[in-house]
């Protein structure tokens, strides 16, 4: 100075006009049967790092009183964090990369079942070629062998020396895998010895272990007015309901609902007639497993104490224009109950570690 890793911030700034919306004050006015609602002036606040995907895992509201087993799903070294999680954070293993770092669908093939096409002699087991010995010498026929060649993703562990008829772990050396056995680690593993030589791979096949795991969802609910049926009443009005109710017949120990099946638990079903208002209103709705700063613990994720502000709550759905100055900038992009995470888009610009390569000292 270059190339490259890994984390982290910014993503328009300011001031002025006029224009929208919530909230709080103040004070009248106007709309509506009504429950409520709308307008004025002041202050004061107002979209993201991903609001996006809706893939996970909660908060919350209901089915409801909420169990058991079976089936299904889902994750899948070790350890920690979290409210939880398929997530984060450190490790170990394998794999990639000169290296900082990166990536992981990582339990089990000695519990059973499948599968390995084709090619090749042979893919749970075998000799096509080849090599050695015999016998013959007409190119054959017998016997050892699995080192060499070929097939193929993969062939009776690899390599090198001996040894041998030729060869083979046959023996030896250093390795890889397995099996004992010592250390070392909280653990996944690492390290050492010794040992017989080696029948494979596949579980992102079924399946086998281990954990884990109601269902629906804010259009969930909840109350309020109004109008309807039923009852009730002092005839004012009141209560209960509204995917509810009344009438009538009919079935009842059957039937239905609880995410699939059984048990278990609850509830009466089904059929006709009436009926079943309203483009009502309000909650829910934004004070949080929550944000910011500082110490402390801890490799880190993260926790604990302090201290501080209050930061969006719309609903025919709110921030927009414009003038000015700065400027590296306008990239991908607008909450709709809410949080914690992945995941995917992304102009540009700024900081900090660390790595290789080159200069100079």
């Nucleotide at each position: 100075c270059g190339a490259g890793u890994a984390a982290g911030c910014c993503g328009g700034a300011u001031g002025g006009a006029c224009g929208c919306a919530a909230g709080c004050g103040c004070a009248g006015c106007c709309c509506g049967c009504a429950a409520g609602g709308g307008c004025g002036c002041g202050c004061c606040u107002g979209a993201g790092g991903a609001a996006a995907g809706u893939c996970c895992g909660g908060g919350c509201u209901c089915c409801a009183u909420a169990g058991g087993g079976c089936g299904g799903a889902a994750u899948g070294c070790c350890g920690g964090c979290u409210a939880a999680c398929g997530g984060c954070c450190g490790g170990u293993g394998a794999g990639g990369g000169c290296g900082a770092c990166c990536u992981u669908a990582a339990g089990g093939a000695u519990a059973g079942u499948g599968c390995c096409a084709c090619a090749g002699a042979a893919a749970c087991a075998a000799a096509c070629c080849g090599c050695c010995g015999g016998c013959a010498u007409u190119u054959g026929c017998c016997g050892g062998u699995a080192a060499g060649g070929g097939u193929g993703g993969a062939a009776c562990g690899g390599u090198g020396c001996g040894g041998u008829a030729a060869g083979a772990g046959c023996g030896u050396a250093c390795c890889a895998g397995c099996g004992c056995c010592c250390g070392g680690g909280a653990g996944a593993c690492c390290g050492g010895g010794c040992g017989g030589c080696u029948a494979g791979g596949u579980a992102a096949a079924c399946c086998c272990c281990a954990u884990u795991c109601g269902g629906a969802g804010c259009a969930a609910g909840a109350c309020c007015c109004u109008u309807g049926a039923a009852c009730c009443u002092u005839c004012c009005g009141g209560u209960u309901c509204a995917c509810a109710g009344a009438a009538a017949a009919g079935c009842g120990c059957a039937g239905g609902g609880c995410g699939g099946c059984c048990c278990g638990u609850c509830c009466g079903c089904u059929u006709u007639u009436c009926a079943u208002u309203g483009c009502g209103g309000u909650c829910g709705c934004u004070a949080a497993a929550g944000c910011a700063u500082g110490c402390c613990g801890g490799c880190a994720a993260c926790g604990g104490c302090a201290u501080g502000a209050u930061u969006a709550g719309a609903u025919a759905g709110a921030u927009g224009u414009u003038c000015a100055u700065c400027c590296a900038a306008g990239a991908c992009a607008g909450a709709a109950c809410c949080c914690g995470g992945c995941u995917u888009a992304u102009a540009g610009g700024c900081u900090u570690g660390c790595u290789c390569g080159g200069c100079a000292g």
Source information: A computed fold for a 361-nucleotide RNA from a Bacillota bacterium, annotated as Bacterial RNase P class A. The gene name in the source record is rnpB. NCBI's taxonomy places the organism under Bacteria, Bacillati, Bacillota. Its mean pLDDT, the model's own confidence on a scale to 100, is 76.